[in-house]
């Protein structure tokens, strides 16, 4: 330089529909409150919901320290005994965790989406 490869998980939002709830229209029943069919996406709850939004988590990965030990020194007739103390793994603490143009089309047993197919195809 240039190939591969991996990038999870919660809770939100930005966004999205319309299945249930609620609102609105219309019809029809009722004296009326009200109901029931049908519509309708409504700045509303449920819902869906980010690789390139956002915060936590866990991996990863550096650094400290503390606490295991293998060995080493003192010292000792044996048992004990004090001191330093590597490697892997263990525990708290702290740091990195970088960049990110992007379709057409398909998929969803309510739909539909900046959701999945997708850090994909392409492009610089």
């Nucleotide at each position: 330089g240039u190939g591969c490869a991996g990038c999870g998980c919660g809770u939100c939002u930005a966004g999205g529909g319309u299945u249930c709830c609620g609102g609105c229209c219309a019809u029809g029943a009722u004296c009326g409150u009200u109901c029931a069919u049908g519509g309708u996406g409504c700045u509303g709850g449920u819902c869906c919901g980010a690789g390139a939004g956002a915060c936590g988590c866990a991996a990863u990965u550096c650094g400290g320290c503390c606490g295991c030990c293998a060995g080493c020194c003192a010292a000792u007739a044996c048992c004990a005994u004090g001191g330093c103390g590597a490697c892997a793994g263990g525990g708290c603490c702290g740091g990195a965790a970088a960049c990110a143009c992007g379709g057409c089309g398909g998929g969803c047993a309510a739909a539909a989406a900046u959701c999945c197919c997708g850090g994909g195809a392409g492009g610089u």